Description:
Predicted 3D model of an 87-nucleotide RNA (c-di-GMP-I-GGC riboswitch aptamer) from Paenibacillus oceani. The sequence was found by an Rfam model in a public genome assembly.
[in-house]
């Protein structure tokens, strides 16, 4: 100093609940810890999901497409950043 991660401080907080905001994914705030070194920001690529919608097959089951709107605790990219054993 890092493309590395012992350890101490301090931080975040999955599941599930509880109020409450959406149709619906799902937010948000409270309880709550499964994890986490960026689980800090960000929907820009990609990928899940979602229907109060359009379209194509089908012909009732469902697939695709397009759009909507969600997911940073899927992976990538991009900004930011805290400590400091061993190597």
């Nucleotide at each position: 100093a890092g493309u590395c991660g012992a350890a101490a401080a301090g931080g975040c907080a999955a599941a599930c609940u509880u109020a409450u905001c959406g149709a619906a994914a799902g937010g948000u705030a409270g309880g709550g810890a499964c994890g986490c070194a960026a689980a800090g920001c960000u929907g820009c690529a990609g990928g899940c999901c979602u229907u109060c919608c359009g379209g194509u097959u089908g012909u009732u089951a469902a697939a695709c497409c397009g759009a909507u709107g969600g997911c940073g605790g899927c992976u990538g990219g991009g900004c930011u950043g805290c400590c400091g054993a061993a190597g």
Its mean pLDDT, the model's own confidence on a scale to 100, is 85. Taxonomically the source falls in Paenibacillus (Bacteria, Bacillota, Caryophanales, Paenibacillaceae).